[in-house]
RNAcentral holds the full RNA, with entries from SILVA. This is a predicted structure of a 351-nucleotide part of an RNA (small-subunit ribosomal RNA, central domain) from a Candidatus Nealsoniibacteriota bacterium.
Context: one part of a larger RNA
Order: sequence, then structure tokens, then C1' cells
RNA sequence: UUGGGCGUAAAGAGUUCGUAGGCGAUUAAAUGGGUCUUUGGUUAAAGUUUUAUGGCUUACCCAUAAAAAUGCUAAAGAAACUAUUUAAAUUGAGGACGUUAGAGGCUGAUAGAACGGUCAGUGUAGGGGUGACAUCCGUUGAUAUUGACCGGAAUACCAAAAGCGAAGGCAUUCAGCUGGGACGAUCCUGACGCUGAGGAACGAAAGCGUGGGUAUAGAACGAGAUUAGAUACCUCGGUAUUCCACGCCGUAAACGAUGGAUACUAGCUAUUUGAAGUGUCGACCCUUCAAGUGGCGAAGCUAACGCGUUAAGUAUCCCGCCUGGGAAGUACGAUCGCAAGGUUAAAACUC
Repeated sequence: UUGGGCGUAAAGAGUUCGUAGGCGAUUAAAUGGGUCUUUGGUUAAAGUUUUAUGGCUUACCCAUAAAAAUGCUAAAGAAACUAUUUAAAUUGAGGACGUUAGAGGCUGAUAGAACGGUCAGUGUAGGGGUGACAUCCGUUGAUAUUGACCGGAAUACCAAAAGCGAAGGCAUUCAGCUGGGACGAUCCUGACGCUGAGGAACGAAAGCGUGGGUAUAGAACGAGAUUAGAUACCUCGGUAUUCCACGCCGUAAACGAUGGAUACUAGCUAUUUGAAGUGUCGACCCUUCAAGUGGCGAAGCUAACGCGUUAAGUAUCCCGCCUGGGAAGUACGAUCGCAAGGUUAAAACUC
């Protein structure tokens, strides 16, 4: 364990799908389970509450009498709400058709710059690095420069407060396969909806297993500096890793530190996408509507900061979570994992 809360004070699960459950829009009818009304029965005594009277000097207390509260049950009714059943409708939801934007995903191919290497040419004594040095590379010809070839990784400009995705995340170009969204007028289904304990799937980086690859960067490690020391910052190297395939891991300041859905409540402005209209030779522009993404703000909210039609406003439904600091996200147990560890999750004690 009521209550009050969850942007920043403790508190929104990393995200989605979805089982049970909870909740659920319109109209009509039936039933009468819940609900409501009336009446009857019962609800031992004591106790509780109220009233009256009495006894202790009063009160508290006690006694007597009456009534009430609550639950159960029977009968008769009511039909607004709720529930069940039946019938119907279209606004919620979904589908068809047409148009449409996009770094949404997977697979294969592809391009140029940079970087490193190999070979060859030119050429000769330095190069590199730093605050300054040194380690390091170089007469077995480096650095520089030219040409050819090889290799791996990442995609400058465009580029944006831009776009897409449930989140994580996604960017050279092309092709194939594929998911979701937006808008439009008509048609179809006819509440099929919302949320979601358990559960399932996805889930950056790092890490793990097997095999490959290894240009760059680079934990560990080695060396040189710096320093009183320097297990660092700086420099020269450099393994794991960084990349690929398959399989694990399941965590992040996984952040908007803000769960999801629906409805309502001033505007101004920028931008992305679609549609319609006015106008025009046409495009641009202008007006309106819808869906996103931003900035500023009325009311309102907030401890303040700030939020403010993308709410932290006004309400409803469902889930998750919090309840002084430390001990502690620890111990023990359970469970998952190859391991690292993850999830669940205390207490003594102490302030």
C1' cells in the first nucleotide's frame, strides 16, 4: 500500500507486436444479471451511534428502555445507466482504387578523392617529429616528384532547424527484392477499437565463439621525452579491436532525462510532402485544406527554469514506476549466458 506524484527534486520499462485482463463511439427493441424503489423476514447477547430515564455530589462510568447503522434473504415493481441478446447505421478502425515523397530494410554490382604498399624513372642528403628534443626512417638511395599496379576502410561538396524508420539507427552511384507512411474523391467491410500483466521479436558501442580480412586509427605493450616521480598528457612503433560471414551478449546520458491512445482549448512565423482553387502562354508566386518538422507566444500550468494544438494546459482509459540518504542496484536465492556479466532483488548496521 490511503493519498500524492514521475522534463530537471525519488520515479516512464530501450522500442514495438501481442495473450489474459481492464476500458470502449451511434440508433432501436427485448430481457431484467448489476443498479434503484417499496414491503416482509433475519442480522443472539455484549459492543458502536442516537434518544429518554435512573444510580454514584457532577462528569467519566454504570443500569434500564427504545431506535439506528451493516450484511443476507423473499415478494412486488422501475428501466435512465450498466450488462446480455437481436436488428441496423457510419463518423472510430480496416480494405479497394489513384497519385506521391523519402540516407526505411536486404542483396549484388559500381565510382572518385584520400591513405598505405610493391615495381620502375628523375634526383641527393637529409627526412620525420615536437613547446623544444629524442626514440624512428635514410647512401643497401630515404623525403620530394612522375608512371603503372595491388589493398582495405570510409563516402568530401550537395547537406539543411531537411528526409525516413517503432526504437536502435540510416548517406557515393546503379539494379533487383521488400516494409511502412501521406494525400484525393468514390466504393466496400461494419466497432472489427484503445491499452496491455506474463510472453515474443528487434535492439548503438564495447565484449565473446568459429572462420576470413587487416589500409587507417589504435586499448594492452615496447621505446623516446616531460617530471621530484609520470604506471599519464606529447612523440615513434604497435597486438587485440576497428571490417566481413555466421552465432552469442542484451546493456547506454538506449535522452525530448517527457509511456501509449482519444477529444477539446488564441494566434504569428519558417520549412518538408501531397491535394484543390484563383491567376497565367507556361513556370514561379498567391489563397485554402491535410500530414510532418522547427522557432516565438494568449489562456492555462509549473517550486522555479520553463511547457504552451508536437503541452509539462483541460479531461477520460490502460500499462510501467516512486515513497529520506548510505549500505546497494550490492548479498543470498532463482533464472539467462561459453564467459564477461545481465535480469529479479533484500536486510543488519548507520546518519
It matches the Rfam family "Bacterial small subunit ribosomal RNA". Its family is annotated with ribosome and structural constituent of ribosome in the Gene Ontology. Its mean pLDDT, the model's own confidence on a scale to 100, is 85. Lineage of the source: Bacteria > Bacteria candidate phyla > Candidatus Nealsoniibacteriota.